[in-house]
Molecule: transfer RNA
Organism: Gemmobacter sp.
RNA sequence: AGGGGUAUAGCUCAGUUGGUAGAGCAUCGGUCUCCAAAACCGAGGGUCGCGGGUUCAAGUCCUGCUGCCCCUG
Numbered sequence: 001a002g003g004g005g006u007a008u009a010g011c012u013c014a015g016u017u018g019g020u021a022g023a024g025c026a027u028c029g030g031u032c033u034c035c036a037a038a039a040c041c042g043a044g045g046g047u048c049g050c051g052g053g054u055u056c057a058a059g060u061c062c063u064g065c066u067g068c069c070c071c072u073g
Stems, first nucleotide, its partner, number of pairs: 001072007010025004019056001027043005049065005
């Protein structure tokens, strides 16, 4: 330099044919316990990497850039 993959909650990841974003772990609260752990119940937490475009509607489609990983030279 060329090509491909990837970016979603604090962490690991889902998210179908575009229809208004979820799980597990963690955190916080509660039940239980002499106290704690475990178990069970509940809650909070997201401008979906940063811009632009298409659309009534974009995490999803198109496009520029950035970070990381892989391949070729």